[in-house]
Molecule: RNase P RNA; transfer RNA
Organism: Rhodothermales bacterium
RNA sequence: CACGUCGACCGGGUCGUCGCGUCCCGACUUUGUCGGGAUGAGGAAAGUCCGAACACCGCAGGGUAGCGUGCUUCCUAACGGGAAGGCAUUCGUUUGCGGACGAGUGACAGCAAGUGCAACAGAAAGCAAACCGGCCGAAGUUCCUGACUUGUCGGGGACAGGUUACGGGUGAAACGGCGGGGUAAGAGCCCACCGGCAUGCCGGGCGACCGGGAUGGCCAGGCAAACCUCACGUGGUGCAAGGUCAAGCAGCUCCGAUCGCGAAAGCGACAGGUACCCUGCCUGAAUGGAGCGGGUAGACUGCAAGAGACCGCCGGCGACGACGGUCCCAGAUAGAUGACGGCCUCCGGAUGACGAAGAGGACUUGUCCUCCGUGUUACUCCGAAGACAGAAUUCGGCUUACAGGUCGACGUUCCGC
RNA sequence: GCGGGAGUAGCUCAGCUGGUAGAGCAUUUGCUUGCCAUGCAAAAGGUCGCGAGUUCGAAUCUCGUCUCCCGCUCCA
Numbered sequence: 001c002a003c004g005u006c007g008a009c010c011g012g013g014u015c016g017u018c019g020c021g022u023c024c025c026g027a028c029u030u031u032g033u034c035g036g037g038a039u040g041a042g043g044a045a046a047g048u049c050c051g052a053a054c055a056c057c058g059c060a061g062g063g064u065a066g067c068g069u070g071c072u073u074c075c076u077a078a079c080g081g082g083a084a085g086g087c088a089u090u091c092g093u094u095u096g097c098g099g100a101c102g103a104g105u106g107a108c109a110g111c112a113a114g115u116g117c118a119a120c121a122g123a124a125a126g127c128a129a130a131c132c133g134g135c136c137g138a139a140g141u142u143c144c145u146g147a148c149u150u151g152u153c154g155g156g157g158a159c160a161g162g163u164u165a166c167g168g169g170u171g172a173a174a175c176g177g178c179g180g181g182g183u184a185a186g187a188g189c190c191c192a193c194c195g196g197c198a199u200g201c202c203g204g205g206c207g208a209c210c211g212g213g214a215u216g217g218c219c220a221g222g223c224a225a226a227c228c229u230c231a232c233g234u235g236g237u238g239c240a241a242g243g244u245c246a247a248g249c250a251g252c253u254c255c256g257a258u259c260g261c262g263a264a265a266g267c268g269a270c271a272g273g274u275a276c277c278c279u280g281c282c283u284g285a286a287u288g289g290a291g292c293g294g295g296u297a298g299a300c301u302g303c304a305a306g307a308g309a310c311c312g313c314c315g316g317c318g319a320c321g322a323c324g325g326u327c328c329c330a331g332a333u334a335g336a337u338g339a340c341g342g343c344c345u346c347c348g349g350a351u352g353a354c355g356a357a358g359a360g361g362a363c364u365u366g367u368c369c370u371c372c373g374u375g376u377u378a379c380u381c382c383g384a385a386g387a388c389a390g391a392a393u394u395c396g397g398c399u400u401a402c403a404g405g406u407c408g409a410c411g412u413u414c415c416g417c
Numbered sequence: 418g419c420g421g422g423a424g425u426a427g428c429u430c431a432g433c434u435g436g437u438a439g440a441g442c443a444u445u446u447g448c449u450u451g452c453c454a455u456g457c458a459a460a461a462g463g464u465c466g467c468g469a470g471u472u473c474g475a476a477u478c479u480c481g482u483c484u485c486c487c488g489c490u491c492c493a
Base pairs, nucleotide, nucleotide: 002412003411004410005409006408007407008406009405010404012344013343014342015341016340017339018338020040021039022038023037024036025035026034027033028032042388046399047398049397050396051395052394053393054238055237056236057235060279061278062277063276064275066234067233068232069231070230071085072084073083074082075081086108087106088105089104090103091102092101096417097416098415099414100413109229110228114227115226116223117222131168132167133164134163135162136161140159141158142157143156144155145154146153147152148151176194177193179191180190181189195219197216198215199214201212202211203210204209242301243300244299245298251292252291253290254289255288258269259268260267261266270284271283272282273281294492295491308327309326310325311324312323314321315320347383348382349381350380352377353376354375358371359370360369361368362367363366418489419488420487421486422485423484424483427442428441429440430439436473444460445459446458447457448456466482467481468480469479470478
């Protein structure tokens, strides 16, 4: 310098003219107009995907259901967010394998709790067996046959039976691997080694987990973004929540409004009130709920000093936290925050100069020339701030969109067989 | 602003406990008819809105994204 990956940041500046919203001050013909001053969008204001603040709702307690989350520890008001770590996996180094290192990715609890699923193909799709082809046929039955010591020892065949290690080439996925022993033939049937699993032990770590060694059976497959199990969390509705005031109109229909005792207070039953159940509480009506119709299309508040911003310093690997100082920083309501011009910076194009690598040619063999021109730089000319987008109760996150630009980190490796 | 729902053939809709995507109408061709309509037979037509992920396998499950639709003010 180039390429690649990741992270952080910026998202034009300035001057002039005109215009808009809010606030303050002043004047006037005072529900306004004019003049002056101050102030006026974002990194995502977006999607509304999470979490809160705040507000209202008969939000009471327990259980169940539903919903959500899911490696560990920590951060945080909280979170499905973040930090650090563990494990798995991908890429780089490439003939292959293993390890280390670096970077990336991971909805990463539990299929050895239960249930379920696997089209087509295939002998078979989950638990091991059946089937086809094989191997054996020792012990049992039977046939043929040899020998002789005549009821024994052999040979061959068939059946019953044993076995399925090996072959069955399909599929995304096929019942540990290899060697030996064993047997009639065989098989983790047994054994050694290797791989993997489960359960104790020892050591390290807060922990996830890591390292070592022991024992065990013989191998346990995949899917939980399948039902489910376990652990933890979770009331509902959203600023069109809610509060105050003003203006105006026309009401109507439906549902519910129980019973007993008592002089009363009250007690008991019944009914209603939350997704359901139990207990408790409240209510059983100066009224509540549903629907149709009518009126209004207003003001104030909530609503701008906050889990606030910036700077310094301290603690922490870090997310973050403590302390100190400074500052006040949009509040519209159909929705203001803009337009034009000058200059500068940035960017794009053209031209000139230099010119890496590559190709071709010449010869004096390492130089020159030609072509192509990544790129660098100077000046001139032309274009020119161009992307995504725009507050609407407020915060913390996530996700998605984004012209152009700046900065930083790491890699382009190593070791063993 | 807040909440909820839906995207499958030209149109209207099924299929969504995962296994080759279907129906009706419409279109085209043939037969029937003197011709047309009707009827009969056949054919064509699909990025399952889009992009990722889970899985052997996704229209279906999960996440993101785009488009469309619906409801919600106050007084009384």